Predicted 3D model of a 71-nucleotide RNA (transfer RNA) from Candidatus Woesearchaeota archaeon CG10_big_fil_rev_8_21_14_0_10_34_12. The prediction has a mean pLDDT of 80. The sequence is in RNAcentral, with records from ENA. Rfam family: tRNA. The family's RNA type in Rfam is transfer RNA.

[in-house]
RNA sequence: GCGCCAGUAGUUUAUCGGCAGAAUUCUGCCUUCCCAAGGCAGUGAGCCGGGUUCAAUUCCCGGCUGGCGCA
Numbered sequence: 001g002c003g004c005c006a007g008u009a010g011u012u013u014a015u016c017g018g019c020a021g022a023a024u025u026c027u028g029c030c031u032u033c034c035c036a037a038g039g040c041a042g043u044g045a046g047c048c049g050g051g052u053u054c055a056a057u058u059c060c061c062g063g064c065u066g067g068c069g070c071a
Base pairs, nucleotide, nucleotide: 001070002069003068004067005066006065007064010024011023012022013021018054026042027041028040029039030038047063048062049061050060051059
């Protein structure tokens, strides 16, 4: 330098055109003599900029970051 893949809550991940769901973390409550474990509820997310579309996390283009390969 070129090609391929990935980027979603603090962390791990699902969804792949129409609502972003789960686990874990955190907070509150219940349970307990206390802690742990358990139960219930709640908070919290689409890497950035454009394009297409009635509608974009999803499709297209460019960039950034990370990984892999070739030279």